[in-house]
Annotation
This is a predicted structure of a 549-nucleotide part of an RNA (large-subunit ribosomal RNA, domain I) from a marine sediment metagenome.
Context: one part of a larger RNA
């Protein structure tokens, strides 16, 4: 020096565990905000730094319910209180709720500074001081006022009403990339994606055929399966990529404009024109107006109003049945003999419990708030037949040209849809469409509006599930984590779980610096469970022994 063994030290792997996560199912909720939100700052406790709670009424105040013995949060301790005259606690409704923040009286380097007016307190009055209220901007209605400028208008002022900001995804609209792919790259792709902006709802959007289709028919929209990687599009490259039909989910249809009539206002000398209100009317086997004729009831309503109040939600209540012996620190274990079960889900209890505890099956329960089914009444809608051919049937619209876009469709033979610019119809003997265009045949009625369900999503609440994780895993975060720390900033972003059944957390003695640490003693089943605390691997170190050189 090495090898092996033993005993320790160091270290924190492994095993076991789970307070926390992950993924989903179902139900609910789908908003909060000028009555000041979300989010914060600062305060608030007898002692009080932090977290949590609360707001100068500050660890809480009031009322109504529940509940029934302890209680003053995490969190011990001391001191002091509260409580069967019902506390603490749980639920509902109220009160209070500093300052900042949309922040809104003005300002500002957020949590600060400075006001004006009115009222009150104090005061003999005033001043100073204190308290309360109002005072931002924009939009709308109404009223008053009111220039150049006569009427008027612009403008101004005020009461009243509304908006503003935040929020995870889902939705609609506007603007709109690039990397990339094409093995380069420009059309193309990525992709109308990401991103930005606007707006909304619990869903949104769409929606009752100027449809689809083919010679048969179907009959609003939305979503799923299929059609189908088909028909097509495409430097016919890369790639992009339908629709009808069929099968399902869910189903629901309505209201205006116009012609015509009545009334009212305005212009004008009546006629007439125009505006408003009411009636009328709403369709494609064309409909309506108009003229005649018939019915007074039938059927319906997506809830418009009033009443109504079932069931549910937000606290809870009752809830069966086991003892002995043995081992052990401890019985729920083993053995023996019982019992309950609409309850043998689960968790806990000194090891493994249907019968010990909390619960569970089942049954029951609300003063208050919430949600609101059925039902009743009102309200609303609702239909005939014939005639005539006078009137109406959504206009800078349809359509055309041109420039674009969107349609699976890249300009193509390019229809259909939308649109900038320029032109610019028809009213039923009409118009649009059926993928250039024409004919025949067929379908439909644009240029107004509304419409539940089936569909999308989950910041959040509750219940449940898992061949999901188990502390280098699972959320970044099991623990005071978006913290410590880093960065001028945008931003980046950790580590860290386990004594024991119970603190019974080691009185007392000794060594030592009135240390650190240790030795006794004591507790405990165990202290090599001693707080640097379950188990305690390896690397590494120390001591001892044996062997090799």
């Nucleotide at each position: 020096a090495g090898u092996u063994c033993a005993u320790g030290a160091u270290g924190g792997a492994u095993g076991a565990c789970u307070u926390g996560g992950u993924a989903g199912a179902c139900u609910c909720a789908g908003g909060c905000g000028a009555u000041g939100a979300a989010g914060g700052a600062c305060g608030u406790g007898g002692u009080a730094a932090g977290c949590a709670g609360c707001g100068a009424u500050a660890u809480g105040c009031u009322u109504c319910g529940g509940g029934g013995a302890g209680u003053c949060g995490c969190a011990a301790a001391c001191a002091g209180g509260c409580u069967u005259u019902g506390a603490u606690c749980c639920g509902a409704a109220g009160a209070u709720u500093u300052c900042c923040g949309a922040a809104u009286g003005g300002g500002a380097a957020a949590a600060c500074c400075c006001a004006u007016c009115c009222g009150c307190c104090c005061c003999u009055u005033a001043a100073a001081g204190g308290c309360g209220g109002a005072u931002a901007u924009c939009c709308c209605c109404u009223a008053c006022u009111g220039a150049a400028u006569a009427c008027a208008u612009a403008g101004g002022u005020a009461u009243g009403g509304g908006a503003g900001g935040c929020g995870a995804a889902c939705g609609a609209g506007g603007c709109g990339a690039a990397c990339u792919g094409a093995a380069a790259c420009a059309u193309c792709u990525a992709a109308g994606u990401a991103g930005c902006c606007u707006c909304a709802g619990g869903a949104a959007a769409a929606g009752a055929a100027a449809c689809c289709g083919u010679a048969a028919g179907g009959g609003a929209u939305u979503c799923c399966c299929c059609c189908a990687g088909u028909a097509g599009c495409g430097g016919c490259g890369a790639g992009c990529g339908a629709a009808a039909a069929g099968g399902g989910a869910a189903c629901a249809g309505g209201c205006u404009a116009a012609a015509c009539c009545a009334c009212a206002g305005c212009g004008u000398a009546u006629a007439c024109g125009u505006u408003g209100u009411g009636g009328g009317g709403u369709u494609g086997c064309g409909g309506g107006a108009c003229c005649a004729u018939a019915a007074c009831g039938u059927g319906g309503g997506a809830u418009u109003g009033u009443u109504g109040g079932a069931a549910g939600a937000u606290a809870g209540c009752a809830a069966a049945a086991a003892u002995g012996u043995u081992u052990g620190g401890a019985a729920a274990a083993a053995c023996a003999u019982a019992c309950c079960a609409u309850a043998g889900a689960a968790g806990g209890u000194g090891a493994a419990a249907g019968u010990c505890c909390u619960g569970u099956a089942u049954g029951c329960g609300a003063a208050a708030u919430u949600c609101g089914a059925a039902a009743a009444c009102a309200c609303c809608c609702u239909a005939u037949u014939g005639g005539u051919a006078u009137c109406c049937c959504a206009a800078g619209u349809a359509c055309u040209g041109u420039g674009g876009a969107a349609c699976a469709c890249g300009u193509g033979g390019a229809a259909c849809u939308c649109u900038g610019c320029a032109g610019g119809a028809a009213u039923c003997c009409a118009g649009c469409c059926c993928g250039a265009c024409c004919a025949u045949g067929g379908g439909c009625u644009a240029a107004g509006c509304c419409u539940a369900a089936a569909u999308a999503c989950u910041c959040g609440a509750g219940u449940c599930u898992a061949a999901c994780c188990g502390a280098u895993a699972g959320u970044g975060a099991a623990u005071c984590a978006g913290u410590a720390c880093c960065g001028u900033g945008a931003g980046g972003g950790a580590a860290g779980g386990u004594u024991g059944a119970a603190a019974a957390g080691a009185a007392c003695c000794c060594c030592g610096g009135u240390g650190a640490g240790g030795g006794g003693a004591g507790u405990g089943a165990a202290a090599u469970a001693g707080a640097a605390u379950c188990u305690g691997a390896a690397a590494u170190c120390a001591u001892g022994a044996a062997c090799u050189u």